[in-house]
Context: one part of a larger RNA
RNA sequence: AUUGAACGCUGGCGGCAGGCUUAACACAUGCAAGUCGAGCGGUAGCAGGUCCAGUUUACUGGAUGCUGACGAGCGGCGGACGGGUGAGUAACGCGUAGGAAUUUACCUAGCAGUGGGGGAUAGCCCGGGGAAACUCGGAUUAAUACCGCAUAGACACUAAGGUGGAAAGGUGGCCUCUUCAAGAAAGCUAUCGCUGUUAGAUGAGCCUGCGUUGGAUUAGCUAGUUGGUAGGGUAAAGGCCUACCAAGGCGACGAUCCAUAGCUGGUCUUAGAGGAUGAUCAGCCACACUGGGACUGAGACACGGCCCAGACUCCUACGGGAGGCAGCAGUGGGGAAUAUUGGACAAUGGGCGCAAGCCUGAUCCAGCCAUGCCGCGUGUGUGAAGAAGGCCUUAGGGUUGUAAAGCACUUUCAAUAGGGAGGAAAGGUUUGAAGUUAAUACCUUUGAUCUGUGACGUUACCUAUAGAAGAAGCACCGGCUAACUCCGUGCCAGCAGCCGCGGUAAUACGGAGGGUGCGAGCGUUAAUC
Numbered sequence: 001a002u003u004g005a006a007c008g009c010u011g012g013c014g015g016c017a018g019g020c021u022u023a024a025c026a027c028a029u030g031c032a033a034g035u036c037g038a039g040c041g042g043u044a045g046c047a048g049g050u051c052c053a054g055u056u057u058a059c060u061g062g063a064u065g066c067u068g069a070c071g072a073g074c075g076g077c078g079g080a081c082g083g084g085u086g087a088g089u090a091a092c093g094c095g096u097a098g099g100a101a102u103u104u105a106c107c108u109a110g111c112a113g114u115g116g117g118g119g120a121u122a123g124c125c126c127g128g129g130g131a132a133a134c135u136c137g138g139a140u141u142a143a144u145a146c147c148g149c150a151u152a153g154a155c156a157c158u159a160a161g162g163u164g165g166a167a168a169g170g171u172g173g174c175c176u177c178u179u180c181a182a183g184a185a186a187g188c189u190a191u192c193g194c195u196g197u198u199a200g201a202u203g204a205g206c207c208u209g210c211g212u213u214g215g216a217u218u219a220g221c222u223a224g225u226u227g228g229u230a231g232g233g234u235a236a237a238g239g240c241c242u243a244c245c246a247a248g249g250c251g252a253c254g255a256u257c258c259a260u261a262g263c264u265g266g267u268c269u270u271a272g273a274g275g276a277u278g279a280u281c282a283g284c285c286a287c288a289c290u291g292g293g294a295c296u297g298a299g300a301c302a303c304g305g306c307c308c309a310g311a312c313u314c315c316u317a318c319g320g321g322a323g324g325c326a327g328c329a330g331u332g333g334g335g336a337a338u339a340u341u342g343g344a345c346a347a348u349g350g351g352c353g354c355a356a357g358c359c360u361g362a363u364c365c366a367g368c369c370a371u372g373c374c375g376c377g378u379g380u381g382u383g384a385a386g387a388a389g390g391c392c393u394u395a396g397g398g399u400u401g402u403a404a405a406g407c408a409c410u411u412u413c414a415a416u417a418g419g420g421a422g423g424a425a426a427g428g429u430u431u432g433a434a435g436u437u438a439a440u441a442c443c444u445u446u447g448a449u450c451u452g453u454g455a456c457g458u459u460a461c462c463u464a465u466a467g468a469a470g471a472a473g474c475a476c477c478g479g480c481u482a483a484c485u486c487c488g489u490g491c492c493a494g495c496a497g498c499c500g501c502g503g504u505a506a507u508a509c510g511g512a513g514g515g516u517g518c519g520a521g522c523g524u525u526a527a528u529c
Base pairs, nucleotide, nucleotide: 001528002527003526005525006524007523008522009521012376013375014374015373016372017371018369019368020334025332026331027330029329030328031327034077035076036075039074040073042070043069046068047067048066049064050063051062052061053060054059055058084287085286086285093212094211095210096209097208098207099206102204103203107200108199109198110197111196112195113194114193115149117147118146125138126137127136128135129134155164156163157162169192170191171190172189173188174187178185179184180183213259214258215257220250221249222248225247226246227245228244229243230242231241232240262284263283264282265281266277267276268275269274289310290309291308292307293306312323313322314321315320340366342365343364344363348362349360350359351358352357379409380408381407382406389400390399391398392397413470415465416464417463418462419461423456427451428450430448431447432446433445434444435443473518474517475516476515477514478499479498480497484513485512486511487510488509494501495500
């Protein structure tokens, strides 16, 4: 000088930050990942409409998906992000510099296409089993679910002749074209999709050089081991795997083994070199009760998915089931020690959706804590009879001390009352313009007008009111080291970082007066330079 600190005494306000370093110990409860009805069949509940019946004339009952909506279900996208933790890992894990044999949902740009069919299945209904979790059978049904056919000058394979292989529709508007000829549609148009492929962007996988803790009281280690050939496997190179062949490969420039440890940007210290460290914030990695495994998918071997085994906890009708806070709060335990079972999606961002919007313990805020840093205040001026009291005294006086009182002022902060920004961009209504189009419709972009969204929040800030009013402690005073006297004690009681003090005058123990240092803090302990 510093700290994610703790302890003791003390404690007025604000701003900004930080807050389980220990048991990767166990967890009650709530919430933390949903969304789309503009993919689908539908209608359990709510609201409205229509019809019928009863009547007390504005209620009750029933029917109807007709409308707003929507439980459960099928389907799509997202649950691989975001959030947590540091157990493991001494490793291509990380850092840095390169590389070639790969992939990439959503997004952007280009090219081409989107034709014609089929069979199921959940839900609903009926029936059965089970204490439950759940499950079985029958009948029936839809799709942007599933499967063929057609086409594919791009794509893949090729014995270079050829072969293989796609798709899905939805919504708004309209009658110009076509078909029915009233008006609509299988038509037109706009838009969102879908399929194939190329390129980009972004993300990811892989390989290599160099760097990356201690121990030799660890000296030898290695059999898929090291290399080759052939095959398999992967998105992809490769002993990654298999068969055969060869006998290699690593090591005192420290292999192997043991111990310890997430790595980095950084942080602390220092004139620097160096040393120590890796909380918060950011990048990468690893993990998700313990161990193993795959499925789905563009992406996982998946924290709030699945299966198996284990330990633990819970339910049970004893046959069988359920669970995983190292998400946010919170509980027990451990510990010197670390916070609320709070508010809001208003902003930023994310998921889904055409959108409105919904979800979001990410995030933004608030609460608690002097844990740290910074700022402010606890008054200002005047005031000598140098008051009283205290302490000391050579008894004269000295000191506390302009300190107090008194007099004159001020009102920061806190208190009370009133006013009051900014964080708001969006979204919606009405109405212009442009694009598209057959079109003045719809849709998209853009301008104007009117509206309109704030958790924080009794916000920041401003004004007024009253009154010095509500606000000072802690450590030290022998030397190092700024600051001295008296009383008590008598090698006792005690102090102490080192030297050392204390055995009858102790500036070193305890108290008092006085002083010194810092100040809403001050000391002590621990730790680093």
Molecule: small-subunit ribosomal RNA, 5' domain
Organism: uncultured bacterium